[in-house]
Context: one part of a larger RNA
Molecule: small-subunit ribosomal RNA, 3' major domain
Organism: Borodinellopsis texensis
RNA sequence: UGACGGGGGCCUGCACAAGAAAGGGAUUAUGUGGUUUAAUUGGAUGAUACGCCAAGAACCUUACCAGGGUUUGACAUGCCUAGAAUCCCUCAGAAAUGGGGGAGUGCCUAAUUCAGGAACUAGGGCACAGGUGGUGCAUGGCUGUCGUCAGCUCGUGCGUUGACGUGUAUGGUUAAGUCCUGCAACGAGCGCAACCCUCGUCUUUAGUUAAAUUAUCUCUAAAGAGACUGCCAGUGCAAACUGGAGGAAGGUGAGGAUGACGUCAAGUCAGCAUGCCCCUUACACCCUGGGCGACACACGUAAUACAAUGGUUGGGACAAUCAGAAGCGAUCCUGCAAAGGCUAGCAAAUCUGUUAAACCCAGCCCUAGUUCGGAUUGUAGGCUGCAACUCGCCUGCAUGAAGUCGGAAUUGCUAGUAAUCGCUGGUCAGCCACACAGCGGUGAAUACGUUCCCAGGCCUUGUACA
Numbered sequence: 001u002g003a004c005g006g007g008g009g010c011c012u013g014c015a016c017a018a019g020a021a022a023g024g025g026a027u028u029a030u031g032u033g034g035u036u037u038a039a040u041u042g043g044a045u046g047a048u049a050c051g052c053c054a055a056g057a058a059c060c061u062u063a064c065c066a067g068g069g070u071u072u073g074a075c076a077u078g079c080c081u082a083g084a085a086u087c088c089c090u091c092a093g094a095a096a097u098g099g100g101g102g103a104g105u106g107c108c109u110a111a112u113u114c115a116g117g118a119a120c121u122a123g124g125g126c127a128c129a130g131g132u133g134g135u136g137c138a139u140g141g142c143u144g145u146c147g148u149c150a151g152c153u154c155g156u157g158c159g160u161u162g163a164c165g166u167g168u169a170u171g172g173u174u175a176a177g178u179c180c181u182g183c184a185a186c187g188a189g190c191g192c193a194a195c196c197c198u199c200g201u202c203u204u205u206a207g208u209u210a211a212a213u214u215a216u217c218u219c220u221a222a223a224g225a226g227a228c229u230g231c232c233a234g235u236g237c238a239a240a241c242u243g244g245a246g247g248a249a250g251g252u253g254a255g256g257a258u259g260a261c262g263u264c265a266a267g268u269c270a271g272c273a274u275g276c277c278c279c280u281u282a283c284a285c286c287c288u289g290g291g292c293g294a295c296a297c298a299c300g301u302a303a304u305a306c307a308a309u310g311g312u313u314g315g316g317a318c319a320a321u322c323a324g325a326a327g328c329g330a331u332c333c334u335g336c337a338a339a340g341g342c343u344a345g346c347a348a349a350u351c352u353g354u355u356a357a358a359c360c361c362a363g364c365c366c367u368a369g370u371u372c373g374g375a376u377u378g379u380a381g382g383c384u385g386c387a388a389c390u391c392g393c394c395u396g397c398a399u400g401a402a403g404u405c406g407g408a409a410u411u412g413c414u415a416g417u418a419a420u421c422g423c424u425g426g427u428c429a430g431c432c433a434c435a436c437a438g439c440g441g442u443g444a445a446u447a448c449g450u451u452c453c454c455a456g457g458c459c460u461u462g463u464a465c466a
Base pairs, nucleotide, nucleotide: 001466002465003463004462005461007460008459009458010457011456012455013454015450016449019413021411022410026304027303028302029301030300031299032298033297034295035294042053043052064290065289066288067287068286069285070284073128077127078126079124080123081122082121083120086103087102088101089100090099091098092097107117108116109115130279131278133277134276135275139273140272141268142267143266144264146262151190152189153188154187155186156185157166158165159164171180172179196256197255198254199253201225202224203223204222205221206220207219211216228250231244232243233242234241235240293432306406310365311364312363313362314361315360316359322353323352324351327346328345332341333340334339372403377398378397379396380395381394382393383392419442420441421440422439423438424437425436
């Protein structure tokens, strides 16, 4: 000087408390461990791994396994030889691949021929290619975390033998090393704040494809205004705090983006790049099939429930994101339905996805393992796709498991939040999405307070630690 203390003081945070909801019990989905396996590819492992890499494993993907094959190679550059390229048919084979037959002669230079060239294909041999092989403890880049915590430093000066201190100590204040005051310090930088985006109010301008039509609102989308402790009162030296007015909004208006010096030899050589090491008829490459989907079990994260604030049948009402051409697909017709048929419109404020659901009205159910719950299984179909056996989704009929509110211990949440309800998108042929990222509808309770638990900041103290 730091670090640490079941030392002290001050302070902050959904840290506790006060609330409301949930997980822990059930079934299923999904990830992980373990076990199994020819293979169950690999990575991620307290917080900071475990619906994570993966915004989508039937083949492909795919890195794994078995078998069948290739060896200048699936891919790049250089050399030589031949042929344009390319297309069609056929045989063997699981395919990769191998064999046979046919069609076909282009472009540029050159008056033409000979010849040469470009691109492409095949063959040859050599340099080389190739490696999701190893090392994240050799690295770049990127990322998580402490933490959006308020800290981390420098120049000159001053103090000290020196490490170093001071500045960044007092007191007050703030979300903040924010500001004020004091002071051997005076200044400065990275952070804080502000500048950026969205939302909330108003004005102006402009409006198509929007509101049946018009006016011109809602709206759309550009420019501006508006909030600054500016005003008033109190307290205070000041900074500021408390209350009030006006106002759509009040003291950071709400949300986002933004992450200091550094910490964890944190994570990633499997995104990419890259040093070194290793393989080179194989640790490279192609194909078929399988596996990544196994299943005594354990854990994490979710979905659905256990019902009457409900279930079911019929009727009625109100959104916002967003997406669309190898696409979204109306209306009509067929089908109980999934879906199918014909097809209009729309590269979209015009057309389509698109009837939102919870909600409201009416009928039935009457507390039961039920008209709760829907797992599981049988069967008949539909769709995507060369192909749904391993291993897809959806529909009809039948089947109708556990489950009657969950032990110890635990999690997120302070307002348009929690809870609850549906909708959209990316990936994507299809989909194992109950995931993830967004969107709107309905819409609470509680916070006395800081003794305690956890994490952190500042000062101080002790230390046999560095």